[in-house]
Context: one part of a larger RNA
């Protein structure tokens, strides 16, 4: 010193984020107990009283031993005893009686959650989960749902009062509006739509025919068959569509005006919407601004409570608002209580330390490892300079070694993994259609073929003329015309039938119209009816496939299985296979660009022009300016002609400006389009004729990584203009764009998988990309991660440092102004010049194989731009109090309320409550409230996963110190012999503060009010040192009391344990503070600012230049402490030390000697971790013992007496008494050994 305990004066939460921790309370009995309430509770509410031991005891209950009566082992009487008694009464001793141990602190108010429960094994116990309740929804039983490829299983041996899913979350009062979006449910008319059906049509081939050709051969058309593609039609769900549904996902407005003060707006207007937030609540777990405002509580309240309502951004089962009870919950307040604190002290046990034994670890480039200033990859033990420093330990402390640990978790970059979704692409499941297993019948609907029948109105025209061809006659007693009834069609005019009647004609050619007569025949067209057949659909039905059940029987003796035979129910459905459509984050694979003064957000991404660009070319930036993603059939070619803008003057309307004339006018105009360059010889303006806005090429260059891009004379062909020379392969030039693949279209001497053809391909021309992330990754692609992971980066952010200093802070200069007057007592605009490196930034230089981040605590240290105290100048200084400036860093510089706060506000003080630096000093020193992991909630954003410099509750702080450093403490050597004492002081350290009162003096001053300087005295606060007489604490056994229990055989008396003292009351020494004493001073020297004397330069003036003198808490001394390793190692006093020989400066050899002194060892403490130091060691009081005294406790034991007893009294102020004082050798310090030498450069 740490850990774990015990006690604590006075105060009592002042501590702190927060009463964390600790303390208080505590058992039992009695009394007593509020609001509120779901009437159960709340409640052990709260708050009081009692509690040991001894004696005694009633009613009542029980019993009948002894006894009595009785012949009686029958019975009766009496009531000793027991219970009652964990009670009552009386007594008795203590500080204290649940005497030890074990055993709620309480109250008030609010948030959240109703409750008991559950949870992140190992940082979160909660407000999260669950929950009873409510609601919605699905499910009729082979249930829905779930698992499984299936069989099968769970659901359930359950059956809608059941089971599954979702939301809500007791209870009370309630639960508003919106169906436009999304979802779900329902609907089926229409639209769209797959496979399938269907096959119009088109294509390939070519028997054959035709044409050309003398022939060879070439060309054209093209049947059947084979074959490719394939339209109308048909074809379900889905989607579109129409409704419903919000306790489904969800949503629930804006602007303007208006009342007789103002303010506000019941009121009005207008726009939008699916509808515009109702009740309730509201600065809230939700309120940014915000510490909103008011009220309460407090001395003081960022928290808390109650209100208000301006709800950034409450709100009704993602439930709203209340609510008794409950809570290891969160928040605020109070009482009690306390070492949490003011402010710390003492004590105990265990470590630490010393000795003996045993004996790790991380770490480690090598180390002979200092301070300061500087430098430097920008914070140096190691470089430079200076200073400091003898060598080596031990105990301590942590400021540094950008200490250790963990290839940073933040950030960025690359990768991954999970998660989400209306990202992309798939897919299980589900669903719909087709088809197979799969059959019969009836009805009906459609389509098609054949047959029959009907049908047909432009105008003109007898009138309802379908087309073409033939045709001069046709029909008629097998009943014509007409009439009646009736059916069908219809353009309402008529046409065609059937039946009846009737009994002989009717029609064509001919007239008109035009293409012609249904006079007649044939082949057809449109539309319609119908028979048969084929085919498709629908409905109904049958039973035999198929499915199911078990109520029968059998295998079978048992049989919830299986099979068989029956019976029954369903039934061509279902189910399954294949094909096809839909749905499909349930599941899967992936994508989700880059640049970037970090990243994100924003912006940009290709091309053109200019500047930057530094006189060739080229040249970057999230540098500065602008444009393009076209246009034009003339705005192209050519030939010819012309000159513009502007200004002046003149001229009807007519003006500054229209058109006209004259003059001047070198370019200021114009050139489709931005800019630059260029152009009057025009590239500008106009006219004529025209198409070179041509085909095939192209020497050679420019540019250039490539791919691209650009210029181009000339040649051949054909052409335009021009008389011609000539010019013309678009436009004054430079933008107007897109590789490859894939595909389309047109053309074509090319190829054609046995051959021929063809499909297909090639070649030429051309088309299809805001592939704009524009050299284009794919036909096709978004998000989240705080649950995260991995590889990297100080190539790149957050902290700190560095550089810079815009910003910030400070100073100076100038002086407009104000200050009544007056720039400068004080303040100072517009400007200028510097300094600092505390703010916010900029940069991205060390550090990402880790430099821990705010605030507090502890401990500081420096600067001075000084808050106080000290000295001074000025004052718009009367005094007092101030303002301002100069000097000055010695010391000092508060306690609380709120908040995590720094800061700030507030309360109360003060001489003052300074500003800054030190990694925003200090986490290998502490804390962990804030921030910044994982849980959870609110508001808001997002479809969602999730997110928020928004809020809220909760949430693991490791390290034994090697080196430097620091504080202590030793050993060695040195200090020219060795010692013992006493000292000097170079140097270093410490200390250094201030108030109040009194006197001077109510004086100076002042009208008064007020009220001093200087000087002297007293006293106090804070700070510091020492001490223990007093006060106070502790005092682990000094004394006493006392409970429970065990033991000493029992009583008595003691002892052990209950804590490492069982508890309680006291307490010596020691150690302590709250206690006591003392300290800061005074003096001297030299100065600062300042103020003087004398005094020139400069005949004056001048504090200065020479000279002299004054002046501050500051400087040097003075005061206290350390100090000669002060290597310059000092001084003084005293003590000690041989002969011979050789050498000759201290030396050597031999023998002798072992001094002074010191140490070991022992007894110890005033000392102490060890060591050291100090007191002693028999010539001795060092320790122990003993004696006496003191001190503390408080009257021992034993005996006697009193009392029934507990107990009391006497002996007795007794007994005991650690560490205190004195005395006393009884015991132990005995004995002994070692070092140290011999006269010293």
């Nucleotide at each position: 010193c740490c850990c774990u305990c015990g006690u604590u004066a006075a105060g009592g939460a002042a501590c702190u984020c927060g009463g964390c921790a600790a303390a208080u309370u505590g058992g039992c009995c009695c009394c007593g107990u509020a609001a509120c309430u779901u009437c159960g509770g709340a409640a052990g509410a709260a708050g009081g009283g009692g509690u040991g031991c001894c004696u005694u005891a009633a009613a009542c209950c029980u019993u009948a031993a002894a006894g009595a009566c009785g012949c009686a082992c029958a019975g009766u009487c009496u009531a000793a005893g027991g219970g009652g008694a964990u009670u009552g009464a009386g007594g008795u001793g203590a500080c204290a009686c649940u005497a030890a141990a074990g055993a709620g602190g309480c109250c008030c108010a609010g948030g959240c959650g109703a409750c008991u429960g559950u949870u992140u094994a190992g940082c979160a116990a909660a407000a999260a989960c669950a929950c009873a309740u409510g609601u919605c929804u699905c499910u009729g039983c082979u249930a829905a749902g779930u698992c499984g490829u299936a069989a099968g299983a769970c659901g359930a041996u359950g059956u809608a009062u059941a089971g599954g899913g979702a939301c809500u979350g007791a209870c009370a009062c309630c639960u508003g509006c919106c169906c436009g979006g999304u979802g779900c449910c329902g609907g089926a008319a229409g639209g769209u739509u797959a496979a399938g059906u269907g096959g119009c049509g088109c294509g390939g081939u070519u028997a054959u025919u035709c044409c050309c050709g003398c022939a060879a051969g070439g060309g054209a058309a093209g049947a059947a068959g084979c074959u490719g593609c394939a339209a109308u039609c048909u074809g379900a769900a889905g989607c579109c569509c129409c409704g419903g549904u919000a306790a489904a996902c969800g949503g629930c407005g804006g602007c303007c005006g208006u009342a007789a003060c103002u303010a506000u707006a019941a009121c009005g207007g207008u726009c939008c919407u699916a509808a515009g937030g109702u009740a309730g609540c509201g600065a809230a777990a939700u309120u940014c601004c915000u510490u909103g405002u008011c009220a309460g509580g407090u001395a003081a309240g960022u928290u808390c409570u109650g209100a208000c309502c301006c709800g950034c951004a409450c709100g009704a089962a993602u439930g709203g608002u209340g609510u008794a009870a409950c809570g290891g919950u969160c928040u605020g307040g109070g009482c009690g209580c306390u070492g949490u604190c003011u402010c710390a002290a003492c004590g105990a046990g265990g470590g630490g330390c010393u000795c003996g034994g045993c004996g790790a670890a991380a770490u480690u480039g090598u180390a002979g490892c200092g301070a300061c200033g500087g430098u430097g990859a920008a914070g140096a033990u190691g470089c430079c300079g200076u200073c400091u420093a003898c060598c080596c330990g031990c105990g301590a402390c942590u400021a540094g070694a950008c200490g250790a640990a963990a290839a940073g978790a933040c950030c960025c970059c690359g990768g991954a993994a999970c998660c989400u979704u209306u990202a992309c692409u798939g897919u299980a499941c589900c669903u719909u259609g087709g088809u197979a297993u799969u059959g019969g019948a009836u009805u009906u609907u459609g389509a098609u073929c054949c047959g029959a029948c009907a049908u047909g109105u432009g105008u003109a025209g007898g009138a309802u003329a379908g087309g073409u061809g033939g045709g001069a006659g046709g029909c008629u007693g097998u009943g014509a015309a007409g009439c009646c009834u009736u059916g069908g069609c219809g353009u309402u005019a008529g046409c065609c039938g059937a039946g009846g009647u009737g009994g002989a004609g009717c029609c064509a050619a001919c007239c008109u119209u035009g293409a012609a007569a249904u006079a007649c025949c044939a082949c057809c067209c449109u539309u319609g009816u119908u028979u048969u057949a084929u085919u498709a659909g629908a409905a109904u039905u049958c039973u035999a496939a198929c499915u199911c059940a078990u109520u029968g029987c059998c295998u079978u003796g048992a049989a919830u299985c299986a099979g068989g035979c029956g019976u029954g129910a369903g039934g061509a459905c279902a189910a399954u296979g294949c094909c096809a459509g839909g749905c499909g984050g349930g599941c899967a694979g992936u994508u989700u660009g880059a640049c970037u003064g970090g990243g994100g957000c924003g912006g940009u991404u290709u091309c053109c022009u200019c500047a930057u660009a530094a006189a060739a070319g080229g040249u970057a930036a999230c540098u500065g300016a602008g444009g393009a993603g076209c246009a034009c059939a003339a705005a192209g070619g050519u030939u010819c002609u012309u000159u513009c803008a502007g200004c002046a003057c003149g001229u009807a309307u007519g003006g500054c400006a229209a058109u006209c004339g004259u003059g001047c006018a070198u370019u200021g105009a114009g050139u489709g389009u931005a800019a630059a360059g260029a152009c009057a010889u025009a590239a500008a303006a106009g006219a004529g004729c025209u198409u070179a806005a041509c085909u095939g090429c192209g020497a050679g260059a420019c540019c250039u990584a490539c791919a691209a891009g650009u210029c181009g004379a000339g040649c051949a062909g054909a052409u335009g203009c021009g008389a011609a020379a000539g010019c013309a392969g678009g436009u004054c030039u430079u933008a107007g764009u897109g590789a490859u693949c894939c595909g389309g279209u047109g053309g074509u001497u090319g190829c054609a998988a046995g051959u021929g053809g063809a499909a297909g391909c090639g070649c030429c021309a051309u088309c299809g990309c805001u592939c704009a992330a524009c050299g284009a990754a794919u036909a096709a692609u978004a998000g989240g991660u705080a649950c995260u992971c991995u590889g990297g980066g100080g190539a790149u952010a957050a902290c700190a440092g560095g550089c810079u200093u815009a910003u910030c802070g400070g100073g100076c200069c100038c002086a407009a102004g104000a200050g009544u007057u007056c720039a400068c007592a004080u303040c100072g605009a517009c400007g200028g010049c510097c300094c600092g490196g505390u703010u916010u930034g900029g940069c991205a230089c060390c550090u990402c194989g880790a430099u821990g981040u705010c605030g507090g605590c502890u401990c500081a240290u420096c600067a001075c731009a000084u808050c106080c105290u000290g000295g001074g100048g000025g004052u718009g200084g009367a005094g007092a109090a101030g303002c301002u400036c100069c000097c000055a860093a010695g010391g000092g510089u508060c306690c609380g309320g709120c908040u995590g706060u720094u800061c700030g506000c507030c309360g109360g003080u003060u001489a003052a409550a300074g500003u800054g630096g030190u990694a925003c000093g200090c986490g290998a020193g502490c804390u962990g409230g804030g921030u910044u992991c994982a849980g959870a909630a609110c508001g808001u954003c997002g479809u969602g996963a999730g997110a928020c410099a928004g809020u809220u509750c909760g949430g693991u702080c490791u390290c034994u110190a090697u080196c430097u450093g620091u504080c202590g403490u030793g050993g060695g050597c040195g200090u020219a012999g060795g010692a013992u004492a006493u000292u000097u002081g170079a140097g270093g350290a410490g200390a250094g503060c201030a108030g109040u009162c009194c006197g001077u003096a109510g004086u100076a001053c002042g009208a008064g009010a007020g009220g001093a300087c200087c000087c002297g005295g007293a006293u106090u606060g804070a700070c510091g040192a020492a001490c223990c007489u007093c006060u106070a604490g502790u005092g682990u056994u000094c004394c006493a009391g006392u409970u429970a229990u065990g033991c000493c055989g029992c009583c008595a008396g003691g002892c052990g344990u209950a804590u490492a003292a069982g508890c309680u009351g006291g307490g010596u020494a020691g150690c302590u503070a709250u206690g006591u004493u003392c300290g800061g001073a005074a003096a001297g020297g030299a100065u600062a600012a300042g103020a003087g004397c004398u005094g020139a330069a400069a005949g004056c003036a001048u504090c200065u230049a020479a000279g002299c003198a004054c002046u501050a808490a500051g400087c040097c001394c003075c005061c206290u402490c350390c100090a000669a390793g002060a290597a310059u190692a000092g001084a003084u006093a005293u003590c000690c030390c041989g002969u011979a020989c050789c050498a000759u400066a201290a030396g050597g050899u031999a023998c002798c000697u072992g001094a002074a002194g010191a140490g070991a060892c022992c007894u110890u403490g005033u000392a102490g971790a060890c060591u050291a130091c100090a007191a002693g060691g028999u010539u001795g009081a060092u320790a122990g013992g003993c004696u006496c005294c003191g001190u503390g406790u408080g009257u021992a034991a034993g005996u006697c007496c009193c009392g029934u007893a507990a107990g009391g009294g006497a002996u007795u102020a007794a007994g005991c008494u650690u560490a205190g004082g004195a005395g006393u050798a009884c015991u132990a310090a005995u004995a002994u050994c070692u070092c140290g030498u011999g006269c010293g450069g």

Large-subunit ribosomal RNA, half B from a Candidatus Omnitrophota bacterium, 1241 nucleotides, folded computationally. Its mean pLDDT, the model's own confidence on a scale to 100, is 84.